[in-house]
RNA sequence: UCUUCGGAGAGUUUGAUCAUGGCUCAGGACGAACGCUUGCGGCGUGCCUAAAACAUGCAAGUCGAACGAGGGAGCAAUCCCUAGUGGCGAACGGCGGAGUAAUACAUAAGUAACGUGCCCCGAAGACCGGGACAAACGCAGAAAUGCCAUAAAUACCGGAUGUGGUCUCGAGGAGGCAUCUCUUGGAGACUAAAAGGUUUUUCGCUUCGGGAGCGGCUUGUGGCCCAUCAGCUAGUUGGCGGGGUAACGGCCCACCAAGGCUACGACGGGUAGGGGGUCUGAGAGGAUGAUCCCCCCGAGUGGGACUGAGACACGGCCCACACACCUACGGGUGGCAGCAGUUAGGAAUCUUGCACAAUGGGGGAAACCCUGAUGCAGCGACGCCGCGUGGAGGAUGAAGGAUCUAGGUCUGUAAACUCCUUUUGUCGGGAAAGACUUAGGACGGUACCCGACGAAUAAGCACCGGCUAACUACGUGCCAGCAGCCGCGGUAAUACGUAGGGUGCGAGCGUUGUCCGGAUUUACUGGGCGUAAAGAGCGCGUAGGCGGCCUGUUAAGUGUGAAGUGAAAUCUCCAGCGCUCACCGCGGAAACUGCUUCGCAUACUGGCAGGCUAGAGGAAGGCAGAGGUAAGUGGAAUUCCCGGUGUACCGGUGACAUGGGUAGAUAUCGGGAGGAACACCAGCGGCGAAGGCGGCUUACUGGGCCUUAUCUGACGCUGAGGCGCGAAAGCGUGGGGAGCAAACAGGAUUAGAUACCCUGGUAGUCCACGCCCUAAACGAUGGAUACUAGUCGUAAGAGGUAUCGACCCCUCUUGGGACGAAGCUAACGCAUUAAGUAUCCCGCCUGGGGAGUACGGCCGCAAGGUUGAAACUCAAAUGAAUUGACGGGGACCCGCACAAGCGGUGGAGCAUGUGGAUUAAUUCGAUACUAACCGAAGAACCUUACCCAGGCUUGACAUCGAGGGAAAGCCCCUGAAAGGGGGCCCUCAUCCCACAAGGAUGACCCGAAGACACUUGUUGCAUGGCUGUCGUCAGCUCGUGCCGUGAGGUGUUAGGUUAAGUCCUGCAACGAGCGCAACCCUCGUCCCAUGUUGCCAGCGGGUCAUGCCGGGAACUCAUGGGAGACCGCCGGCGCAAGUCGGAGGAAGGUGGGGAUGACGUCAAGUCAGCAUGGCAGUUACGCCUGGGGCUUCACACAUGCUACAAUGGGCGAAACAAAGGGCAGCAAAUCCGUGAGGAGGAGCAAAUCCCAAAAUACGCCCUCAGUUCAGAUUGCAGUCUGCAACUCGACUGCAUGAAGGCGGAAUCGCUAGUAAACGCAGGUCAGCUAUACUGCGUUGAAUACGUUCCCGGGUCUUGUACACACCGCCCGUCAAGUCACCCGAGUUGUCUUCACCCGAAGUCCGUGGCCUAACCGCAAGGAGGGAGCGGCCGAAGGUGGGGGGAGCGAGGGGGACUAAGUCGUAACAAGGUACCCGUACCGGAAGGUGUGGGUGGAUCACCUCCUUU
Repeated sequence: UCUUCGGAGAGUUUGAUCAUGGCUCAGGACGAACGCUUGCGGCGUGCCUAAAACAUGCAAGUCGAACGAGGGAGCAAUCCCUAGUGGCGAACGGCGGAGUAAUACAUAAGUAACGUGCCCCGAAGACCGGGACAAACGCAGAAAUGCCAUAAAUACCGGAUGUGGUCUCGAGGAGGCAUCUCUUGGAGACUAAAAGGUUUUUCGCUUCGGGAGCGGCUUGUGGCCCAUCAGCUAGUUGGCGGGGUAACGGCCCACCAAGGCUACGACGGGUAGGGGGUCUGAGAGGAUGAUCCCCCCGAGUGGGACUGAGACACGGCCCACACACCUACGGGUGGCAGCAGUUAGGAAUCUUGCACAAUGGGGGAAACCCUGAUGCAGCGACGCCGCGUGGAGGAUGAAGGAUCUAGGUCUGUAAACUCCUUUUGUCGGGAAAGACUUAGGACGGUACCCGACGAAUAAGCACCGGCUAACUACGUGCCAGCAGCCGCGGUAAUACGUAGGGUGCGAGCGUUGUCCGGAUUUACUGGGCGUAAAGAGCGCGUAGGCGGCCUGUUAAGUGUGAAGUGAAAUCUCCAGCGCUCACCGCGGAAACUGCUUCGCAUACUGGCAGGCUAGAGGAAGGCAGAGGUAAGUGGAAUUCCCGGUGUACCGGUGACAUGGGUAGAUAUCGGGAGGAACACCAGCGGCGAAGGCGGCUUACUGGGCCUUAUCUGACGCUGAGGCGCGAAAGCGUGGGGAGCAAACAGGAUUAGAUACCCUGGUAGUCCACGCCCUAAACGAUGGAUACUAGUCGUAAGAGGUAUCGACCCCUCUUGGGACGAAGCUAACGCAUUAAGUAUCCCGCCUGGGGAGUACGGCCGCAAGGUUGAAACUCAAAUGAAUUGACGGGGACCCGCACAAGCGGUGGAGCAUGUGGAUUAAUUCGAUACUAACCGAAGAACCUUACCCAGGCUUGACAUCGAGGGAAAGCCCCUGAAAGGGGGCCCUCAUCCCACAAGGAUGACCCGAAGACACUUGUUGCAUGGCUGUCGUCAGCUCGUGCCGUGAGGUGUUAGGUUAAGUCCUGCAACGAGCGCAACCCUCGUCCCAUGUUGCCAGCGGGUCAUGCCGGGAACUCAUGGGAGACCGCCGGCGCAAGUCGGAGGAAGGUGGGGAUGACGUCAAGUCAGCAUGGCAGUUACGCCUGGGGCUUCACACAUGCUACAAUGGGCGAAACAAAGGGCAGCAAAUCCGUGAGGAGGAGCAAAUCCCAAAAUACGCCCUCAGUUCAGAUUGCAGUCUGCAACUCGACUGCAUGAAGGCGGAAUCGCUAGUAAACGCAGGUCAGCUAUACUGCGUUGAAUACGUUCCCGGGUCUUGUACACACCGCCCGUCAAGUCACCCGAGUUGUCUUCACCCGAAGUCCGUGGCCUAACCGCAAGGAGGGAGCGGCCGAAGGUGGGGGGAGCGAGGGGGACUAAGUCGUAACAAGGUACCCGUACCGGAAGGUGUGGGUGGAUCACCUCCUUU
């Protein structure tokens, strides 16, 4: 100094995390469409579909100053009009995008290979003649049109002139690019016209040269998809000679040659007008090609030429075809992809308007005419821009609406109301610029200006779960519906519908469609490939790409300067301008990142030349090796055969069986045959490119390493195509065949077992030759080169050191391993053998499934391989790591978990509960452990919730309540009762006042209407509270710090120890909390205090006897308080914690028992204990009453009781507790009764009285029986409670006397004062179904080796495809439905190509005869021309064949998807046979088996190595 102004993310895979990866959203845009809505103006814009078909009108005419003729006006001069001849124009303008992938376009060049009317400039000229064709008229014809005669010209024809021009010849000069060109002289030949028009200066005409503008042709470069299109090409490529063109050229023709294009994509197929630009984007890019501008192409489809300066011609001609119209049936006419308009198609796109006033175009001398170009107007919110729908004040925060915790809150200053304004609107008045030398303005009485009126005429749409700004109520109840993604909806939906409120935008708002963005998700900018998708199985090598050091040269790439170009418009900018602003328009600047040309520079890359040796290769000397091929050879073992010995089994398995064996097996010995494989050595040892290679010997042969530094001199690296090699299985031909072994057979196992196991067994495995060409062909890691810490061991070689020598030790190179720093990585991990840092080359990937499938091509004998899609479908699929849970994974530990024991249950009868069945009802709940003697600590009525029947309806109960009154009580009638009816009796308290009356208040009763009561109705999956269970298991967490991207980890793991996360030690942890333990209660010992109702040793008294009495306070006991136990002491072990043993002690290692239940799990249980939200019922789902039911009974289960007997039963007589209860109560003594019980009532509100033991011991009987066992059942007779024992109580007596003789599979409890056995008490309760439950004492054992197993639990670790967490997940067939696809006998129309046939129009060529105005000729005739005919080519058409894509198609095939179909269980854990890959066979199916391979296998043992201390 110049330039530059700009880049955001989110949701969704998981229990959570990081990554990978797809899907989706927020933005902008549109020629849009649709839905709802709509006041005004300006500027733009408007058939994207059927290049479909078009009625009607208009879109190209003009010139009488080129010409004759006709008509009209006029007295005439003359003027006007018109068809025709003639001139110019009609090739422009306007429209469309079908075709076209290059005959196009863009850009830059070339044309020395070309043309050019009108226009401009210059030079020269314009002389003499001639013959016709139209029109008008007539004839024919429906028409189009045709025919005959007359006849003008700036129409046509002939001649002259030659400045010039063209051609030929020749000379000079100049230039260039090969053919060549320009220029100056000379000679020859050929070659022009309108003496016109109008009129008084102009318009025209001819020739030539030049200019400008416009065209033709050629070249470079650039811009689509498909390789499942790989080879294409006969005018094809070139040449010679012609023809043709304005011009070059196979453009065309004859001949000659055999070329030309192609992997840098020919040829073929699909799609498409190209550009300036437009949209988007930070940019690079991507998408697009409406309106405006430039170019091209087209004009119903196809072909063709004519005229002309220019066309092969949108509104010209000819032909063919299709379509439409007219017709007198003979024949004709037409082409809106011009402007309007119509029909059709479609989601969808306008007026049959005004004007030539302006701008421009055509004609004309001009006036002027024409102009659907254009200028304007109309219609459409289609887009952009602007304006408005009022402004200020206004709180009783009105009403209404919504909600509500009932108080309020929101709508909301919003409205009403007051004051003000008038943009818009309506009415009235005025009024332009745009227009010139001048009269003439479609728009238009428009913009604009002035006045009047009056808040008047003017707001909607979408959304409100997250992304994404905005929330409540009601309705609905996996329905109706929503949804862009995730997802909402199954009775409390901010997600559906409606309302209120809110948010956003606003004359619009949403939806749909499309494009870009976000998407770094095709990655040039700017991605990846160990495990997520992705390295080819391996090598050799072609093209290509890339390439060591030095010097010189060149200047292609590269850099820089300049020139030209890059149209205008658009985009960007402007202290520029004009419309009131803006959009818009005008002016200016900048930009257009490109291409071409010239000059300069020369570092780097490239070209050329020369040199070098560090890369690479050669040479020489050594070395190791399962490297390869061929031939030969050896021993061990299996099997078979022969023989000997020998006898009954062998074999096989978890256990069996099939099988072999008395015809002599197995075993053993000897001999022989044959095939295959090579023990030990053997090693994360060696070799090889990979596959792979293993006894020994020989032959041939490939590669590697080390040393020397002798040679060559970049000879290199990689490698698309190509070529070769390539395990196993498999295929072909021929051999071989011992063992093993798919298939197959049999035996087992099993629900089945097409399997795992067993017995057999064929292909195959082996050899030779030929194919196949795939593997988890893996290091899941392409090759090459360079650089970047180390440590350790190992194989080969060399050097050094050392030694007599060998070993040892050190160093270097090459290989093959382990660990590890930096770095990298999503993490795991990799780490000089990189997955680090860089360069070069190749291969490959782009969501999951469909699918490595289909079709096509290539290969193969086949099996199959290779290349390799789409429709459709899902919102995921995936990797690594984390926390759990789980495992028919591992380690450790605990528990009456097992084991060792004792006693039971399961069998019988009964009791009780449950299921089921039944019933009018058998009310309800509880249902693995954790329901089932549970709620229920007690159903005859009540309870009671159920059923039947009878009643009540503000209710049995509470509050408010007009009014009235005491309420009660007693009696009568009726009724099953509730209830109903009637009668008698009585008249509350307090206050005011106080004498009464009256009033008020309160309690109570009756009571209309109504608020409401009530509900054991529903939801325990809306809840509180409480509880069960894991589990009295030892766990569950936090703060700070540290580690990790993160989830998370650490702490809490480890080594010990404990009942214990108890404690100790160690440790990136240090601390803390809830749990454990302790503190609490109780039992056990002692002490102290107290001493009644309890106690009684000593003293006294008394009794048949008794703490009975006086007394005592010692003991027991009671109450209160204390002591005591702590691994404290000793010994062993141990760092410690602690543990083992001992002493002492009433008690010893938590002394026994209880209470106490962490974070949490099971949507566990309970709405019927209570409380409670929502919902529901309201003369009933509420309330009262009587009766019934909950007590039923073929059956099943659970928990118990009693037994089966002699360790017993019966009888007799005799003992010993604790803890409780007792006044509507316990009840003694005494009497009665066989008894239950009755009578009775002392005592006791209790350490006082009462209720009260049994087993046991002693004696007698029973003697192994269905009994003197057992007691069910039944009969009779009673007692008690209670209104009431029928359904449906308990007890008693007598009688009866069932099953049952110790219990199948299975299963329960218990480790010491425990089990077992025995009784006692209590609660509930009138009574009782209690054999239950809760407590109490009495008698009082056995056993524990131990932790392998079962169950449950804890810790660590491991695998996982599980996370609703193994009661998980998940695979395939079959069956059903839907969808798309593939194959398919064929069939339908279409496109294209080849061969042949036919051949219109038409150009060109030929042409006897025919016709023929101009010129020649006196004439005959000629020159020239024409028709006709022939020929080449030739569109459409026809025939036959080939190819492409499309539709339909009986049937066949797999695929995808679809809450609850069938069969199995393949996979995930060692998934119960580890799984997977390739291949082969087999099987309903997943799959099984064989063979080779992989670890992406768990577990255990061993070996080796490394790291740390």
Molecule: small-subunit ribosomal RNA
Organism: Pseudomonadota bacterium